């Protein structure tokens, strides 16, 4: 000096739940709150998974506008996984 493992300090972040706002929903944001996290920092216009279905397509019944089946992301998730980019500390 480089790589792998790993302790401590100072900090960081903030699950569930509750309240408020937004949204068709999934969910997001803010406050309270801490389950966790060494990338729980960024990227969903890199790939896969998962959730939702306003709208669209489709089937059945009914018959003129309702009920309802299935599919569909253009919505969401980076605290689901992989990839990419960046980054704090440093005893042993």
């Nucleotide at each position: 000096u480089a790589a792998a493992c790993u302790a401590a300090u100072c900090g960081g972040c903030a699950a569930a739940a509750c309240u408020g706002u937004c949204a068709a929903a999934a969910g997001a944001c803010a406050g309270u709150g801490a389950c966790a996290c060494a990338a729980a920092g960024c990227u969903c216009u890199u790939g896969a998974g998962u959730c939702u279905a306003c709208g669209g397509a489709u089937a059945u019944a009914c018959u003129u506008u309702u009920u309802c089946u299935u599919c569909u992301a253009u919505g969401a998730u980076a605290g689901u996984c992989a990839g990419g980019c960046u980054g704090c500390a440093g005893a042993g």
Predicted 3D model of a 92-nucleotide RNA (c-di-GMP-I riboswitch aptamer) from Lachnospiraceae bacterium XPB1003. Model confidence (mean pLDDT): 77 of 100.